[in-house]
Context: one part of a larger RNA
RNA sequence: AUUGAACGCUGGCGGCAUGCCUUACACAUGCAAGUCGGACGGCAGCGCGGGGGUGACUCUGGCGGCGAGUGGCGAACGGGUGAGUAAUGCAUCGGAACGUAUCUUUGCGUGGGGGAUAGCCCGGCGAAAGCCGGAUUAAUACCGCAUAUACCCUGUGGGGGAAAGCUGGGGACUGUAAGAGGCCUGGCGCGCGUGGAGCGGCCGAUGUCGGAUUAGCUGGUUGGUGGGGUAAAGGCUUACCAAGGCGACGAUCCGUAGCGGGUCUGAGAGGACGAUCCGCCACACUGGGACUGAGAGACGGCCCAGACUCCUACGGGAGGCAGCAGUGGGGAAUUUUGGACAAUGGGGGCAACCCUGAUCCAGCCAUGCCGCGUGAGUGAAGAAGGCCUUCGGGUUGUAAAGCUCUUUGAUUCGGGAAGAAAGCGCGCGGGUGAAUAGUCUGCGUGGAUGACGGUACCGAAGGAACAAGCACCGGCUAACUACGUGCCAGCAGCCGCGGUAAUACGUAGGGUGCGAGCGUUAAUC
Numbered sequence: 001a002u003u004g005a006a007c008g009c010u011g012g013c014g015g016c017a018u019g020c021c022u023u024a025c026a027c028a029u030g031c032a033a034g035u036c037g038g039a040c041g042g043c044a045g046c047g048c049g050g051g052g053g054u055g056a057c058u059c060u061g062g063c064g065g066c067g068a069g070u071g072g073c074g075a076a077c078g079g080g081u082g083a084g085u086a087a088u089g090c091a092u093c094g095g096a097a098c099g100u101a102u103c104u105u106u107g108c109g110u111g112g113g114g115g116a117u118a119g120c121c122c123g124g125c126g127a128a129a130g131c132c133g134g135a136u137u138a139a140u141a142c143c144g145c146a147u148a149u150a151c152c153c154u155g156u157g158g159g160g161g162a163a164a165g166c167u168g169g170g171g172a173c174u175g176u177a178a179g180a181g182g183c184c185u186g187g188c189g190c191g192c193g194u195g196g197a198g199c200g201g202c203c204g205a206u207g208u209c210g211g212a213u214u215a216g217c218u219g220g221u222u223g224g225u226g227g228g229g230u231a232a233a234g235g236c237u238u239a240c241c242a243a244g245g246c247g248a249c250g251a252u253c254c255g256u257a258g259c260g261g262g263u264c265u266g267a268g269a270g271g272a273c274g275a276u277c278c279g280c281c282a283c284a285c286u287g288g289g290a291c292u293g294a295g296a297g298a299c300g301g302c303c304c305a306g307a308c309u310c311c312u313a314c315g316g317g318a319g320g321c322a323g324c325a326g327u328g329g330g331g332a333a334u335u336u337u338g339g340a341c342a343a344u345g346g347g348g349g350c351a352a353c354c355c356u357g358a359u360c361c362a363g364c365c366a367u368g369c370c371g372c373g374u375g376a377g378u379g380a381a382g383a384a385g386g387c388c389u390u391c392g393g394g395u396u397g398u399a400a401a402g403c404u405c406u407u408u409g410a411u412u413c414g415g416g417a418a419g420a421a422a423g424c425g426c427g428c429g430g431g432u433g434a435a436u437a438g439u440c441u442g443c444g445u446g447g448a449u450g451a452c453g454g455u456a457c458c459g460a461a462g463g464a465a466c467a468a469g470c471a472c473c474g475g476c477u478a479a480c481u482a483c484g485u486g487c488c489a490g491c492a493g494c495c496g497c498g499g500u501a502a503u504a505c506g507u508a509g510g511g512u513g514c515g516a517g518c519g520u521u522a523a524u525c
Base pairs, nucleotide, nucleotide: 001524002523003522005521006520007519008518009517012372013371014370015369016368017367019364020330025328026327027326029325030324031323034073035072036071039070040069042066043065046064047063048062049060050059051058052057080283081282082281089208090207091206092205093204094203095202098200099199100198103196104195106193107192108191109190110189111145113143114142121134122133123132124131125130151160152159153158165188166187167186168185169184170183173182174181209255210254211253216246217245218244221243222242223241224240225239226238227237228236258280259279260278261277262273263272264271265270285306286305287304288303289302308319309318310317311316336362338361339360340359344358345356346355347354348353375405376404377403378402385396386395387394388393409466411461412460413459415458416457424446425445426444427443428442429441430440431439432438469514470513471512472511473510474495475494476493480509481508482507483506484505490497491496
């Protein structure tokens, strides 16, 4: 000088930050990932409309909308933790044998069919979790057929291989009993390719803690050939062949440890550290495994085993806070079971909007940093009191009182009052288009939307009013006397003080240093 600190005494206000470093110990409760009816069949509940009925009521998906279900996208992000890991990591610099949903560029296509299944209904089993059987139904779910520029395979002859619709608007024409529809057009999609961006997988080099009281290590081991496998190179895997490969430039083994940007310190070189913020990695009760998918070997998915907890009708089931709060425990020690999606960002959706413990805010703590205040001026009979005294006085001390002022902060005031707000509507112009529909976009203009919060800020009112402590005073080291004690009680960072005149113990007066803090302890330089 510093700290994610703790402890002791003390404590007025504000701003900005930080806040389980220990048990990767166990967790009650709530929330933390949904969304789309413009993919689909439908209609449990709510509202509207319609029908029946005197009424109670009842029927009806016709409409708003929508529980559960099928389907799509998301759930691999965001958030947490640092157990493991000494290199399968990280940092820097390179590389070639790869993948990529959404986004973007560009080319072509989007034709014609089929069979199921959940839900609903019926029946059965079970305490429950849930399970089974039957009947029936839809799709942007599933499966064929056609087509194939590009694409994949190839023996270069050839072969393989795709799709899905939904919705807004509309003049003529068509269609029908009336509609729906056809047709035209816009939007969102769908399929196969090409290029790109961003992201990701892989490889190499160099660097990356301690121990030699660890000296040898290695059998898929090192290389080759064939087969397999992967998105992709490769002993990645397998069969055979060869006998290699690494190591005092420290292999192997043991211990410790997430790494970096950075942080602290220091004149620097260095040393120590790796909280908060950012990048990467690893993990998700412990161990293992795959599935789905563009992407996971998946924190709030699945299966198996284990430990633990809970429910049970004893047959069987349920669970995983190292998400946000919160609880117990551990500990010197670390916060609220708060508000809001208003902003920023993310997921879904054409949109409206919904979700979002990410985030933005508020709450708690002097934990830190910064700012402000606890008054200002005047005031000598140098008051009283305290302390000391050589008894003359000295000191506390302009300190107080008194007088004159000020009102920051705090307090009071049904006083005023932001910014953070952009999306949107309307008008005009442009693109598309048959179109003055619709839709996309530029400019102008108008009016809504704020959790924090009537907050910041401004104003008014009164009154010095409500606001100072802590450590130290032998030397180092700024600051001295008295009394008590008598090697006792005690102090102490080092040297050392205390055994009757203690500036070193305790108290008082005085002083010194910092100041809403001051000391102590711990830790680093």